[in-house]
C1' cells in the first nucleotide's frame, strides 16, 4: 500500500440486512421500600452528538461517500 470486518449510555449488548415508534435491554451508579444492620430483592430515577465530516430522502443508528481508531489477511 491493498482487501474484510467492527465502533451505540461507564461496561455488554439489541435494533442495521428490508430507512419511519420519544430508541431500547441487562450490568453498573443513585434514591425509596423491605431489614436491628448489611446482603439480596422489590419499585422508581438518571445516563445516548448511535466514533467525526459531507451526501442522498419528507424521514438516515441504519444506504452512500471521505476520514479517524480498533482487529484480521495479503504484499
Nucleotide at each position: 500500500g491493498g482487501g474484510c470486518u467492527c465502533g451505540u449510555a461507564g461496561c455488554u449488548u439489541a435494533a442495521c440486512c428490508u430507512g419511519g415508534a420519544u430508541u431500547g435491554a441487562g450490568c453498573a451508579g443513585c434514591g425509596c421500600a423491605c431489614u436491628c444492620c448489611u446482603a439480596a430483592u422489590g419499585c422508581g430515577c438518571a445516563g445516548g452528538u448511535u466514533c467525526g465530516g459531507g451526501g442522498u430522502u419528507c424521514a438516515a443508528a441504519u444506504c452512500c461517500u471521505c476520514g479517524c481508531g480498533g482487529g484480521c489477511c495479503c504484499g